[in-house]
Molecule: transfer RNA
Organism: uncultured Candidatus Poseidoniales archaeon
RNA sequence: GGGCUCGUGGUCUAGGGGUUAUGACGCCACCUUGACAUGGUGGAGAUCGCAGGUUCAAUUCCUGCCGAGCCCA
Numbered sequence: 001g002g003g004c005u006c007g008u009g010g011u012c013u014a015g016g017g018g019u020u021a022u023g024a025c026g027c028c029a030c031c032u033u034g035a036c037a038u039g040g041u042g043g044a045g046a047u048c049g050c051a052g053g054u055u056c057a058a059u060u061c062c063u064g065c066c067g068a069g070c071c072c073a
Stems, first nucleotide, its partner, number of pairs: 001072007010025003018056001027043005049065005
């Protein structure tokens, strides 16, 4: 340099055009305990990598760029 795959809450991850993005761990509050742990209930937390295009509508499709990984040279 070329090809392919991937980029989503703090971390890992599901989803793959249609009003409100899924779950787990973690965090906060409350309940439970004499207290802790476990457990239960609720809550906060996401520019869906960036920009552009297509579309009535894009996290999703297309293009470019950035980053990570694998392969080839």